[in-house]
């Protein structure tokens, strides 16, 4: 200097003019009062994602007597947390030179399914090209003989029978690999080493696992992000939850039922249990207002301590929208950042600094509140690490 990996922060600033919302205070006016109106002053007034509604909760209501089936979620180990499908550390596997990144990470010997096409054969399989042996037929060569011919040996071709799965081919994947012994030719048939699997012992580690050593059948596909099995976890609904106040009206009919139980609840179903004198349907009428919930929290900042870390402990300081047809906006100026063009200066170069002018400045806004995850984001800055090149 270049390329990359990981983490963090900001994401416009200042000033002026006008304009908003809750709350607090002052003044004035109205009202029996609650309170209402006007003016002035003041504190405060969106996000890292407020988004998606994907998880987990707090809180509220229903239920709490449980059991079973179904359904859903998670899936290496150990920690963190209120909890989680989140976060941290580690293990194993894979990718990368590396920093690092990825993982629907238990089980294929419980069972079922699938592996197209190609190929002989895709799970206890298999013979296309081939290798070997025997018999017969034809041909060639050589040899021997008693020379019409016969026999023996070798080679080539064909037919039939048998042996082989080592070599070649097909394929994403072929029932271990290399070397040898052996064989008619072969084959873990056997041997040595290796890999894998099973297992005994020793060492390290909380553990998942790792290392070492011995023995052994010799070798027991893949796929569960297919169904499934195993382990663990799971009541429901949701602030339009749920309460309080004020106010207004108009009832009529039908069905079932009142301990021989209508109806309702316990997730979806079943069992079982509990509540229960009203419930359900039709016609018709009134109300749609106000208040609480509503922001002090598993809260935030700073410092110290413990821990590899997530995080925890202690001390201290702070209180940052609470709206409800729903508030924070508009204009101007300067600065900042980015980009194109031009000019000046430095440098071997990549580039660096300054100036002029023009254009641009991201994703995007609460509505009960937290902890996460995911998605979107112009641009800038900070820190650590890896690799490459050059110079000293």
């Nucleotide at each position: 200097c270049g390329a990359g990996c990981c983490g963090g922060a900001c994401g416009g600033g200042c000033g002026g003019c006008c304009g908003c919302g809750u709350c607090g205070g002052g003044c004035g006016g109205g009202g029996u009062g609650a309170c209402c109106c006007g003016c002035c002053c003041g504190c405060c007034g969106a996000g890292g994602a407020a988004a998606g509604u994907c998880c987990g909760g707090a809180c509220u209501c229903c239920a709490c007597a449980g059991g079973g089936c179904a359904g859903g979620g998670u899936g290496g180990u150990g920690g963190g947390u209120a909890a989680c499908g989140c976060c941290c550390a580690c293990c194993c596997g894979g990718g990368g030179u590396g920093a690092c990144c990825c993982g629907c990470g238990g089980g294929a010997c419980a069972g079922u399914g699938c592996c197209a096409c190609a190929g002989a054969g895709a799970a206890c399989a298999g013979a296309c090209c081939g290798c070997c042996c025997g018999u017969c037929c034809g041909g060639a060569c050589g040899g021997u003989c008693a020379c019409c011919g016969a026999c023996c040996g070798u080679c080539c071709g064909g037919a039939c029978g048998g042996g082989c799965a080592a070599g070649g081919g097909u394929g994403a994947a072929a029932c271990g690999g290399u070397g040898g012994u052996g064989u008619a030719a072969g084959a873990g048939a056997c041997c040595a080493c290796c890999a894998g699997c099973g297992u005994g012992c020793c060492g390290g580690g909380u553990g998942a696992c790792c290392g070492g050593u011995g023995c052994g059948g010799c070798u027991c596909g893949g796929u569960a992000a297919a169904c499934c099995c195993c382990a663990c976890c799971c009541g429901g609904a949701g602030c339009a939850a749920g309460g309080c106040c004020a106010g207004a009206c108009a009832g009529g009919g039908a069905g079932c039922g009142u301990u021989c139980g209508a109806g309702g609840g316990c997730u979806g179903c079943c069992c079982g249990c509990c509540c229960g004198a009203g419930c359900u349907c039709c016609c018709g009428g009134g109300u749609a207002g106000g208040c609480c919930g509503c922001u002090g929290g598993a809260g935030g900042g700073c410092g110290c301590c413990g821990g590899u870390g997530a995080c925890g402990g202690c001390g201290u300081c702070c209180c940052g929208a609470g709206a409800u047809g729903g508030a924070u906006g508009g204009c101007c100026g300067c600065c900042g950042c980015c980009g194109a063009u031009c000019c000046c200066g430095g440098g071997u170069g990549a580039c660096c600094g300054g100036g002029a002018c023009c254009g641009g400045c991201a994703c995007a806004g609460g509505a009960u509140c937290c902890g996460g995850c995911u998605u979107a984001c112009a641009g800038u800055c900070c820190g650590g690490c890896u690799c490459g090149u050059c110079c000293g």
Record summary
This is a predicted structure of a 392-nucleotide RNA (Bacterial RNase P class A) from an Actinomycetales bacterium. It was read from a public genome assembly, where an Rfam model found it. It matches the Rfam family "Bacterial RNase P class A". It is annotated as a ribozyme. The model forms 97% of the base pairs in the Rfam consensus. Taxonomically the source falls in Actinomycetales (Bacteria, Bacillati, Actinomycetota, Actinomycetes).